[in-house]
RNA sequence: CGCGGGAUGGAGCAGUUGGCAGCUCGUUGGGCUCAUAACCCAAAGGUCGCAAGUUCGAGUCUUGCUCCCGCAA
Numbered sequence: 001c002g003c004g005g006g007a008u009g010g011a012g013c014a015g016u017u018g019g020c021a022g023c024u025c026g027u028u029g030g031g032c033u034c035a036u037a038a039c040c041c042a043a044a045g046g047u048c049g050c051a052a053g054u055u056c057g058a059g060u061c062u063u064g065c066u067c068c069c070g071c072a073a
Base pairs, nucleotide, nucleotide: 002071003070004069005068006067007066010025011024012023013022019056027043028042029041030040031039049065050064051063052062053061
């Protein structure tokens, strides 16, 4: 250099057909308890790797680039 896969709250992941960005754990506050854990309720936290394009509208489609994993040489 060639081919394939991936990048989405702090962590692990979904989002399949373009139409309000979600789940589990964690964090914070409250409840429960003599107290802690467990359990219950609520909240905060994302400009979806970067940049451009298509579109009324992009996490999703197209192009370029960066990084990670694998295959081949």
Predicted 3D model of a 73-nucleotide RNA (transfer RNA) from an uncultured Clostridia bacterium. It matches the Rfam family "tRNA". The family's RNA type in Rfam is transfer RNA. Its mean pLDDT, the model's own confidence on a scale to 100, is 83.